The part of an RNA shown here (small-subunit ribosomal RNA, central domain) has 355 nucleotides and comes from an uncultured bacterium. The RNAcentral record of the full RNA draws on ENA and SILVA. The coordinates come from a structure-prediction model, not an experiment, and the mean pLDDT is 89. Its Rfam family is "Bacterial small subunit ribosomal RNA".

[in-house]
Context: one part of a larger RNA
RNA sequence: CUGGGCGUAAAGCGCACGCAGGUGGUCGUGCACGUGGGGUGUGAAAGCUCUGGGCUUAACUCAGAGAGGCCACCUCAUACGGCGCGGCUCGAGCCCGUGAGAGGUCCACGGAAUUGCCGGUGUAGUGGUGAAAUGCGUAGAGAUCGGCAGGAACACCCAGGGGGAAACCAGUGGACUGGCACGGCGCUGACACUGAGGUGCGAAAGCGUGGGGAGCGAACCGGAUUAGAUACCCGGGUAGUCCACGCCGUAAACGAUGAAUACUCGGCAUCUGGAGCGCGAUCUUCGCGCGCCGGGUGCCCCAGCUAACGCGGUAAGUAUUCCGCCUGGGAACUACGAGCGCAAGCUUAAAACUC
Numbered sequence: 001c002u003g004g005g006c007g008u009a010a011a012g013c014g015c016a017c018g019c020a021g022g023u024g025g026u027c028g029u030g031c032a033c034g035u036g037g038g039g040u041g042u043g044a045a046a047g048c049u050c051u052g053g054g055c056u057u058a059a060c061u062c063a064g065a066g067a068g069g070c071c072a073c074c075u076c077a078u079a080c081g082g083c084g085c086g087g088c089u090c091g092a093g094c095c096c097g098u099g100a101g102a103g104g105u106c107c108a109c110g111g112a113a114u115u116g117c118c119g120g121u122g123u124a125g126u127g128g129u130g131a132a133a134u135g136c137g138u139a140g141a142g143a144u145c146g147g148c149a150g151g152a153a154c155a156c157c158c159a160g161g162g163g164g165a166a167a168c169c170a171g172u173g174g175a176c177u178g179g180c181a182c183g184g185c186g187c188u189g190a191c192a193c194u195g196a197g198g199u200g201c202g203a204a205a206g207c208g209u210g211g212g213g214a215g216c217g218a219a220c221c222g223g224a225u226u227a228g229a230u231a232c233c234c235g236g237g238u239a240g241u242c243c244a245c246g247c248c249g250u251a252a253a254c255g256a257u258g259a260a261u262a263c264u265c266g267g268c269a270u271c272u273g274g275a276g277c278g279c280g281a282u283c284u285u286c287g288c289g290c291g292c293c294g295g296g297u298g299c300c301c302c303a304g305c306u307a308a309c310g311c312g313g314u315a316a317g318u319a320u321u322c323c324g325c326c327u328g329g330g331a332a333c334u335a336c337g338a339g340c341g342c343a344a345g346c347u348u349a350a351a352a353c354u355c
Base pairs, nucleotide, nucleotide: 004326005325006324007309008308012323014201015200016199017198021194022193023192025088026087027086028085029084030083031082033081034080035077036076037075038074039073040072041071042069048066049065050064051063052062053061054060091191092188093187094186095184096183097182098181099180103177104176105175106174107173108172109171110154115149116148117147118146119145120144121143125136126135162169163168206247207246208245209244210243211242215241216240220236221235222234223233258322259321260320261319262318263317266300267299268298269297270296271295272294273293274292276290277289278288279287280286304311305310328355329354330353337348338347339346340345
């Protein structure tokens, strides 16, 4: 070099953008770099193949002949790849018209509830548990009514629903803004795919500065339980949870399934566009139903695949391209070194030894 793999056995980077690189639709034409044929040169000896000989045979060995190179040059071929030139429109992008949506950022507003405070009514309990106790309460609690304050989260709608690259996104209104789908087939004319490095985004926790703090609540303090109870249960409660700005960069970051393209029986459901038909209604709008053409999200299954489980047009099927990754368990998501970080730590990542 060749080889086997990556849903659950070891193995898909958390997600994206993208330089280099690798790969690349269709028609024509030129070149002949790759590619293929032929020729010439060279291709020491040993080795290899064939023939013959020598040791009793063989191995071994001797002689003769031949083959032999990703080699050089000449020449021929031009299908495929490449390069140059010229076209095409199906890939890709753009334009126009529609459409759905918790996509993002900022601002404003709303009601329910919890808690606290003030006031009224009112009296002996309340709270909590398996049972209790700590706690709260005659300095008037709990309950109940009214008022005020403040913070956080948005019941029903809500769905096997929707959006987003992922992380994630849900009260209402507004401002700004990203992506997507369908229809028109109008424009460009391969502009594409992937993507080592790199860059950006990235739940929660954690960190820095300043705010905020209702509820919840690591740590901590009590009460129980228990042999003990540094827990599970109960009463409190600080960081934190919230906001702004800046870090951190991890996760069972999961579909444990990289991205892209093409092809391959059916059935059911649902979201969202389109043209059409039928019914209702009707000035239009609209509602319901039927199949059809797209784009999503799910379930069941044929072939096929799979160790099985299962997957099955949203593939784990059939193929192609590119990237990442695996190579027995432990030591070890470690040490050392390096980079990054305020720190916590993160990324990269061994060996001795051992089974």